Predicted 3D model of a 73-nucleotide RNA (transfer RNA) from an Aggregatilineales bacterium. Rfam family: tRNA. Gene Ontology term of the family: triplet codon-amino acid adaptor activity. It is annotated as a transfer RNA. Its mean pLDDT, the model's own confidence on a scale to 100, is 81. Taxonomically the source falls in Aggregatilineales (Bacteria, Bacillati, Chloroflexota, Anaerolineae). The RNAcentral record of the sequence draws on ENA.
RNA sequence: GCACUCGUGGCUCAACUGGCAGAGCAGCCGUUUCGUAAUCGGCAGGUUGACGGUUCGACUCCGUCCGGGUGCU
Numbered sequence: 001g002c003a004c005u006c007g008u009g010g011c012u013c014a015a016c017u018g019g020c021a022g023a024g025c026a027g028c029c030g031u032u033u034c035g036u037a038a039u040c041g042g043c044a045g046g047u048u049g050a051c052g053g054u055u056c057g058a059c060u061c062c063g064u065c066c067g068g069g070u071g072c073u
Stems, first nucleotide, its partner, number of pairs: 001072007010025004019056001027043004049065005
């Protein structure tokens, strides 16, 4: 330098024929216990890496850039 791949709550990951952004863990509140842990119920937390484009509508498609990984030279 070129190609491929990944980037979504604090962490690990879904959402893949474009149509309401979700789960587990962690956190907080309650439940339970003599008490702790575990259990059970609930709550909060996201400008989906950035900027543009297409579309009635974009996490999803297109372009450029940024960052991580792999391969080739």